This is a predicted structure of a 349-nucleotide part of an RNA (small-subunit ribosomal RNA, central domain) from Warburgia ugandensis.

Context: one part of a larger RNA
RNA sequence: UUGGGCAUAAAGCCUCUAUAGGUGGUUUUACAAGUUUGUCGUCAAAUGCCAUGGCUCAACCUUGAACAGUGGUGGAAACUACCAAGCUAAAGUAAGGUAGGGGUAAAGGGAAUUUUGAAUGGAGAAGUGAAAUGCAUAAAGAUAAAAAAGAACACCAACAGUGAAAGCACUUUGUUGGUUUGACAUUAGCACUGAGAGGCGAAAGCUAAGGGAUUGAAUGGGAAUAGAUACACUAGUAGUCGUAGCUAUAAAUGAUGGAUACUAAGCACUAUGCAUAUCAACCCAUGCAAUGUUGUAACUAGUGCAUUAAGUAUCCCACUUGGGGAGUAUGUUUCCAAGAAUGAAACUC
Numbered sequence: 001u002u003g004g005g006c007a008u009a010a011a012g013c014c015u016c017u018a019u020a021g022g023u024g025g026u027u028u029u030a031c032a033a034g035u036u037u038g039u040c041g042u043c044a045a046a047u048g049c050c051a052u053g054g055c056u057c058a059a060c061c062u063u064g065a066a067c068a069g070u071g072g073u074g075g076a077a078a079c080u081a082c083c084a085a086g087c088u089a090a091a092g093u094a095a096g097g098u099a100g101g102g103g104u105a106a107a108g109g110g111a112a113u114u115u116u117g118a119a120u121g122g123a124g125a126a127g128u129g130a131a132a133u134g135c136a137u138a139a140a141g142a143u144a145a146a147a148a149a150g151a152a153c154a155c156c157a158a159c160a161g162u163g164a165a166a167g168c169a170c171u172u173u174g175u176u177g178g179u180u181u182g183a184c185a186u187u188a189g190c191a192c193u194g195a196g197a198g199g200c201g202a203a204a205g206c207u208a209a210g211g212g213a214u215u216g217a218a219u220g221g222g223a224a225u226a227g228a229u230a231c232a233c234u235a236g237u238a239g240u241c242g243u244a245g246c247u248a249u250a251a252a253u254g255a256u257g258g259a260u261a262c263u264a265a266g267c268a269c270u271a272u273g274c275a276u277a278u279c280a281a282c283c284c285a286u287g288c289a290a291u292g293u294u295g296u297a298a299c300u301a302g303u304g305c306a307u308u309a310a311g312u313a314u315c316c317c318a319c320u321u322g323g324g325g326a327g328u329a330u331g332u333u334u335c336c337a338a339g340a341a342u343g344a345a346a347c348u349c
Base pairs, nucleotide, nucleotide: 004320005319007303008302012317015199016198017197021193022192023191025087026086027085028084033080034079035076036075037074038073039072040071041070042069050064051063053061054060091187092186093185096181097180102176103175104174105173106172107171108170109153113149114148115147116146119143120142124135161168162167205246206245207244208243210241215239219235220234221233257316258315259314260313261312262311265294266293267292268291270289272287273286299304322349323348324347331342332341333340334339
């Protein structure tokens, strides 16, 4: 449990694709299913409602009428559906440009780090608030060359770009998805949303065989402390990396579902088109698309939001109904496991 809500109070699925369903531009014709209207049948009586009448009133009694529903039948044709034929503003397609850390595969690069064996050299170095453990005369640290390895790509860098989201940045090449833009052509409603379903999905974790420089859960040690299973220090396994496959969760956030239309202005920025006599760089004006910021109306409990709405409206979906118990129990589905998904109640305030 509704004429309510969902940024922050309970509540927008992590994100996209898409089936059923719901909803859907514009003109004309036809039809009559929905819709609307007349009439007929039915809707037992009593009761109830409405209007008369009768007991002096009332209760009570009498008579009459009626909505709605349902079936038959006759009309109407605005709207919705269906039929037929069109249209071009939605939505696509082809050809031409543009920008981009979009994806994927391969190749290459330098700085840094660590390690290694030699060289120079000879006592410390490292670390901290202060120290110590650990390292070092079996030659460390330092210096300048050499070699190897793995991981990450300084500056440029932005309030920028791009992707559905997660995310994406050294350089080059191959391949590939999407956006955006202007004229002309073309299809002609092919659209929006989307239960169930499917794909993708950070980090951590798991499986197999690799890799292992750095860092570093666990763990050892030294400190500090009343204690210190911590913070700071010294070591250090798993992990961190790649391949193949699982897992499916995050404060997966804009804490704001998607689509469409409309509604003051100012400033900035990205891509692109056009114009400004030509070229280059800039500047100004302007169209479309994206990203920011200030702000009016409106909205909001307030904070705030404000053409990228939390404004004004329409369509579709998800979700919410006091706090705890509890994202627990149970059952079911799923997973190698860890877990995940679905998801109560008693009781209590």
The coordinates come from a structure-prediction model, not an experiment, and the mean pLDDT is 86.